The prediction has a mean pLDDT of 81. Transfer RNA from a Planctomycetota bacterium, 75 nucleotides, folded computationally. The organism belongs to Planctomycetota, within Bacteria. The sequence is in RNAcentral, with records from ENA and MGnify. The same sequence occurs in records of 3 taxa. It matches the Rfam family "tRNA". Gene Ontology term of the family: triplet codon-amino acid adaptor activity. The family's RNA type in Rfam is transfer RNA.
RNA sequence: GCCCUGGUAGCUCAGCGGUAGAGCACCGCUUUCGUAAAGCGGGGGUCGUGAGUUCAAAUCUCACCCGGGGCUCCA
Numbered sequence: 001g002c003c004c005u006g007g008u009a010g011c012u013c014a015g016c017g018g019u020a021g022a023g024c025a026c027c028g029c030u031u032u033c034g035u036a037a038a039g040c041g042g043g044g045g046u047c048g049u050g051a052g053u054u055c056a057a058a059u060c061u062c063a064c065c066c067g068g069g070g071c072u073c074c075a
Stems, first nucleotide, its partner, number of pairs: 001071007010024004018055001026042005048064005
């Protein structure tokens, strides 16, 4: 340098054009003499950055940034 793959909540990940979600974590309540566990509820997101397409973009297109993998041959 080229190719593939990933970037979404504090963490691990789903969502593949039509209101952004789950588990864990965190906070509150119930329960307990107390803690843990369990049950119920709650807060938390410029969807890596910038443009484009579209009535509508986390999702499609382009460029760039960051992480991982590959580059003998083939493509």